[in-house]
Predicted 3D model of a 73-nucleotide RNA (transfer RNA) from uncultured Flavonifractor sp. It matches the Rfam family "tRNA". Gene Ontology term of the family: triplet codon-amino acid adaptor activity. It was read from a public genome assembly. The source organism's lineage runs through Bacteria, Clostridia, Eubacteriales, Oscillospiraceae and Flavonifractor.
RNA sequence: GGAGGCAUAGCUCAGCUGGUAGAGCGCUCGCCUCACACGCGAGAGGUCGCAGAUUCGAGUUCUGCUGUCUCCA
Numbered sequence: 001g002g003a004g005g006c007a008u009a010g011c012u013c014a015g016c017u018g019g020u021a022g023a024g025c026g027c028u029c030g031c032c033u034c035a036c037a038c039g040c041g042a043g044a045g046g047u048c049g050c051a052g053a054u055u056c057g058a059g060u061u062c063u064g065c066u067g068u069c070u071c072c073a
Stems, first nucleotide, its partner, number of pairs: 001072007010025004019056001027043005049065005
């Protein structure tokens, strides 16, 4: 220098054919217990990397950029 993958909650990751963003773990509160753990229930937490485009509507499609990983030279 060239090609490709990935970027979504604190962490690990889903999200189909574009239609109001989810799970597990973690965190907070409640129940249980003498107490803790386990278990059960509830809750908080997200400008979906950034900027544009398309569309009535974008996590999803398109373009550029950034970060990261891999391959080629």